[in-house]
The part of an RNA shown here (small-subunit ribosomal RNA, 3' major domain) has 463 nucleotides and comes from an uncultured bacterium. The prediction has a mean pLDDT of 82.
Context: one part of a larger RNA
RNA sequence: UGACGGGGGCCCGCACAAGCAGCGGAGCGUGUGGUUUAAUUCGAGGCUACGCGAAGAACCUUACCUGGGCUUGACAUGCAAGUGGUAGAGAAGUGAAAGCGGAUCGACCCUUCGGGGAGCUUGCACAGGUGCUGCAUGGCUGUCGUCAGCUCGUGUCGUGAGAUGUUCGGUUAAGUCCGAAAACGAGCGCAACCCUUGGUGCUAGUUACAGGUGUCUAGCGCGACUGCCCGCGGCAAGCGGGAGGAAGGUGGGGAUGACGUCAAGUCAGCAUGGCCUUUAUGUCCAGGGCUACACACACGCUACAAUGGGCGGUACAAUGGGUCGCGAAGCCGCGAGGUGGAGCCAAUCCUGAAAAGCCGUUCGUAGUUCGGAUUGCAGGCUGCAACUCGCCUGCAUGAAGUCGGAGUUGCUAGUAAACGCAAAUCAGCACGUUGCGUUGAAUACGUUCCCGGGCCUUGUACA
Numbered sequence: 001u002g003a004c005g006g007g008g009g010c011c012c013g014c015a016c017a018a019g020c021a022g023c024g025g026a027g028c029g030u031g032u033g034g035u036u037u038a039a040u041u042c043g044a045g046g047c048u049a050c051g052c053g054a055a056g057a058a059c060c061u062u063a064c065c066u067g068g069g070c071u072u073g074a075c076a077u078g079c080a081a082g083u084g085g086u087a088g089a090g091a092a093g094u095g096a097a098a099g100c101g102g103a104u105c106g107a108c109c110c111u112u113c114g115g116g117g118a119g120c121u122u123g124c125a126c127a128g129g130u131g132c133u134g135c136a137u138g139g140c141u142g143u144c145g146u147c148a149g150c151u152c153g154u155g156u157c158g159u160g161a162g163a164u165g166u167u168c169g170g171u172u173a174a175g176u177c178c179g180a181a182a183a184c185g186a187g188c189g190c191a192a193c194c195c196u197u198g199g200u201g202c203u204a205g206u207u208a209c210a211g212g213u214g215u216c217u218a219g220c221g222c223g224a225c226u227g228c229c230c231g232c233g234g235c236a237a238g239c240g241g242g243a244g245g246a247a248g249g250u251g252g253g254g255a256u257g258a259c260g261u262c263a264a265g266u267c268a269g270c271a272u273g274g275c276c277u278u279u280a281u282g283u284c285c286a287g288g289g290c291u292a293c294a295c296a297c298a299c300g301c302u303a304c305a306a307u308g309g310g311c312g313g314u315a316c317a318a319u320g321g322g323u324c325g326c327g328a329a330g331c332c333g334c335g336a337g338g339u340g341g342a343g344c345c346a347a348u349c350c351u352g353a354a355a356a357g358c359c360g361u362u363c364g365u366a367g368u369u370c371g372g373a374u375u376g377c378a379g380g381c382u383g384c385a386a387c388u389c390g391c392c393u394g395c396a397u398g399a400a401g402u403c404g405g406a407g408u409u410g411c412u413a414g415u416a417a418a419c420g421c422a423a424a425u426c427a428g429c430a431c432g433u434u435g436c437g438u439u440g441a442a443u444a445c446g447u448u449c450c451c452g453g454g455c456c457u458u459g460u461a462c463a
Stems, first nucleotide, its partner, number of pairs: 001463002003460003007457007015447002019411005026302008034293002042053002064288007073126001077125007088105002093100002108117003128277002131275003137271002139266003142262001144260001149188006155164003167180004194254004199222007208213001215347001225248001228242005304404001308363007320351003325344002330339003370401001375396007417439007
């Protein structure tokens, strides 16, 4: 000087407390461990791994296993030699395919007409490796933490390591600002500048509308600054209250992550040193596996019902996406869906029905008209192909489950909770993810305690 303390003081955070909804019990989904397996590819491991890489494993993907092939190779560059019925296409045959095989068809550019290029074949250099090392690395990322800190120049103090500044009194979300002070300044952070949302003016108008107009969109502005008033305060910073205002003291949300920490994560995104491999650890193909299943954990979905289930009627969104696409009306089907093809390269058309809600009716506390797992049969869709191993529909079946031990999670307002909708990935496949709107609470006395963090101080046999 740091680090640490079941030392002290001050302060903060959904950290506790006050509340609301959960998880932990059940069934199912997904991930992981374990076990199994020919293989169940690999990585991630307290917080900071476990619906994570994966924004989508039937084949492909795919890296794994079994079997069948190829060996200058699936891909690149160079050198040498050869090659006009050459390159390319490729029949019969064989085969699961790849491959082997080669009947038959059959080219290109430049040219001084000699040839050269391209391609192919052979040979040699080499290619290739999702093989190892993230403790050799770059880049990127997580985390402490959007916490308020981390430093420097000069000066001064100290023999020196170092200190001071950065401390103290107030104050702030903030090393934010004010005042004091051997310090005076400065840098990276904080804040502001950026995007979005809330009010409004002007301009323009495709769409909408009969027109006028302007929901809306775009552009340029205005608006909030403790600016005004009162009180508190050193009459400083600021704090409390009020007015006006759409909005008030950082208005709400986002982006933005200092010096550093964890030899944190990633050699399987990519790049890359070294090592290893080279008729195989490369590469092509078929089939299988990644989907196994006594079990354990993590995260979700659906429930256990009457604030509900069923049936009928009826209302209101927003974000988005669409030409290998979205697909209306009509018709067929109980339905999934089929047919059909209007319209739309989209403010115009389509997706499209929003759902919870509201109105009426039924059920009457029961393992039920709750709950829907599981299983059987019959179908639909995508796709070469749904057996291993997809999603959906109808009929039948109708399991556990009557609110969950110890423990534990999220959340302070348009939030939690509830409700649906869209998109990415994508042929098909979401209970996941990312967004969007609709309905819309309860509670916060307070900082003693638990957890994490900041500043000062104190002790130390630790560095």